[in-house]
Context: one part of a larger RNA
RNA sequence: GGAUGAACGUUGGCGGCGUGCCUUACCAAUGCGAGUCGAACGGUACGGGGAGGCUCUUCGGAGCGCCCACGACCGUGGCGUCCGGGUGCGUAACACGUAGCUAACCUACCGGUCGGUGGGGGAAAACUCCGGGAAACCGGAGGUAAUCCCGCAUGUGGUCGCCUGGUAGACAGGUGGACGAAAGCUGUGGCAGGGGAAUCUGUCAUGGCGCCGGCUGAGGGGGCUGCGGCCGAUUAGCUAGUUGGUGGGGUAAUGGCUCACCAAGGCAGUGAUCGGUAGCGGGUCUGAGAGGAUGAUCCGCCACACGGGGACUGAGAUAUGGUCCCGAGCCCUACGGGGUUUAGCAUGGAGGAAUCUUGCGCAAUGGGCGAAAGCCUGACGCAGCGACGCCGCGUGGGGGAUGAAGGCCUUCGGGUUGUAAACCCCUUUUCUGGGGGACGCAAAUGACGGUACCCCAGGAAUAAGCCACGGCUAACAGGGUGCCAGCAGCCGCGGUAAUACCUUGGUGGCAAACGUUAUCC
Numbered sequence: 001g002g003a004u005g006a007a008c009g010u011u012g013g014c015g016g017c018g019u020g021c022c023u024u025a026c027c028a029a030u031g032c033g034a035g036u037c038g039a040a041c042g043g044u045a046c047g048g049g050g051a052g053g054c055u056c057u058u059c060g061g062a063g064c065g066c067c068c069a070c071g072a073c074c075g076u077g078g079c080g081u082c083c084g085g086g087u088g089c090g091u092a093a094c095a096c097g098u099a100g101c102u103a104a105c106c107u108a109c110c111g112g113u114c115g116g117u118g119g120g121g122g123a124a125a126a127c128u129c130c131g132g133g134a135a136a137c138c139g140g141a142g143g144u145a146a147u148c149c150c151g152c153a154u155g156u157g158g159u160c161g162c163c164u165g166g167u168a169g170a171c172a173g174g175u176g177g178a179c180g181a182a183a184g185c186u187g188u189g190g191c192a193g194g195g196g197a198a199u200c201u202g203u204c205a206u207g208g209c210g211c212c213g214g215c216u217g218a219g220g221g222g223g224c225u226g227c228g229g230c231c232g233a234u235u236a237g238c239u240a241g242u243u244g245g246u247g248g249g250g251u252a253a254u255g256g257c258u259c260a261c262c263a264a265g266g267c268a269g270u271g272a273u274c275g276g277u278a279g280c281g282g283g284u285c286u287g288a289g290a291g292g293a294u295g296a297u298c299c300g301c302c303a304c305a306c307g308g309g310g311a312c313u314g315a316g317a318u319a320u321g322g323u324c325c326c327g328a329g330c331c332c333u334a335c336g337g338g339g340u341u342u343a344g345c346a347u348g349g350a351g352g353a354a355u356c357u358u359g360c361g362c363a364a365u366g367g368g369c370g371a372a373a374g375c376c377u378g379a380c381g382c383a384g385c386g387a388c389g390c391c392g393c394g395u396g397g398g399g400g401a402u403g404a405a406g407g408c409c410u411u412c413g414g415g416u417u418g419u420a421a422a423c424c425c426c427u428u429u430u431c432u433g434g435g436g437g438a439c440g441c442a443a444a445u446g447a448c449g450g451u452a453c454c455c456c457a458g459g460a461a462u463a464a465g466c467c468a469c470g471g472c473u474a475a476c477a478g479g480g481u482g483c484c485a486g487c488a489g490c491c492g493c494g495g496u497a498a499u500a501c502c503u504u505g506g507u508g509g510c511a512a513a514c515g516u517u518a519u520c521c
Base pairs, nucleotide, nucleotide: 001521002520003519004518006517007516008515009514010513013393014392015391016390017389018388019386020385021351026349027348028347030346031345032344035079036078037077040076041075042074043073044072046071047070048068049067050066053064054063055062056061086304087303088302096228097227098226099225100224101223102222105221106220107219110217111216112215113214114213115212116211117210118152120150121149122148127142128141129140130139131138132137158179159178160177161175162174163173164172165171184209185208186207187206188205189204190203191202192201193200194199230276231275232274237267238266239265242264243263244262245261246260247259248258249257279301280300281299282298283294284293285292286291306327307326308325309324310323328341329340330339331338332337357383359382360381361380365379366377367376368375369374396426397425398424399423406417407416408415409414431458432457433456434455435454436453440448465510466509467508468507469506470491471490472489476505477504478503479502480501486493487492
């Protein structure tokens, strides 16, 4: 000198874009943050609609029962909840980065392509009844639909077996020997049937969405390997599933991953092991570069979700707002037993030098579900707070004296503040008031927002400080003080004339900031 997620002191007009718990991965009241589909299915307490029935009737209608299943909802079922969002505890490791390998692998949804979608059966929610419990919730009986569950058929292809090629069980080709699939819903048109009607049921044709089995693409992931990036030798030896083999198990898959047996290996001064520290990278800061330091915001990867452990479901998790067990804290309790975990967004407390609103909206972008309308979305888009940072603008412009007053100094002549002010002319960025008023959207839709922006009016009006002035280092005089009080980055100032302390005037520097502290180069 540059830099910062900064803090502190003094000061503080506006705007744009960014950015904001670096400390206790400390504890949390409250609200919200993952749902959706009625075009998969059963149902109807509620709302709505329908019109024949029964009872009552003040002749308006009311109640009961019936039908529809339109809204909405209970439940089954499907897809999603594994994304998105947070944090950096742990981790010195194939965690990350880079270059490769996978003849050792997986992949829901999406795209392409080939073939199929025939025929049967079953259960359990919801619901009804009964019961237990303070609650959370639970038990028994009855009973029902499906794109729920299970067989049968079919089998191009697929899997396993066998044969051939190949280094090979995995690759390619061949071979009925065996195994093994499926689900329906809906638009339109026609026909048949039920009903008093609304409308419902069945069936045929055609279209759409699905379903099953293959092959393939894309994107995503698992595994393996070479190389690379911290400190300590005041850590020198470490290792028993340890190193290798055979066989079994397990996995999507290789493997001591796991187990039985066999062998006795494996690593280490090119630093094993142990200890300390640390998420890694793209980047960021600095520097002419080499390098050094760093890893906030944004992007990629990893790890974690009160501490520890386990599996289930699923294409995918060993799952932040799932589940089970142990432990801790807090809460409820009828004392028998239950509930909860903000390192999501806000917010409170604590800690700390220190870090924001319990805001608005799904209008945009993106995501989930749905045929769609749409619903959900604290992702996101915006607004709010903070000079925390960067950038821009303003606090007026021109004229104006041998130079007012006041202040300060003075050799008392004067000098200086100083064209500075007053005064005259001008302007209106900004400000205040009034009017108009967006883009963001291809159609509809705008939280932001009556915002940005434009026009008119008013009036110099609303707007300057901070630090320094001995040398380094740009800027000097007076008073006070008297090794005191104090200053100080280094050298050093202060003991009676202090340009170094305090103060006044002046001056220099920077400016909505200026200094100080901390840290890095």

Annotation: The part of an RNA shown here (small-subunit ribosomal RNA, 5' domain) has 521 nucleotides and comes from a Chloroflexota bacterium. Lineage of the source: Bacteria > Bacillati > Chloroflexota. Its mean pLDDT, the model's own confidence on a scale to 100, is 84. Rfam family: Bacterial small subunit ribosomal RNA. Gene Ontology terms of the family: ribosome and structural constituent of ribosome.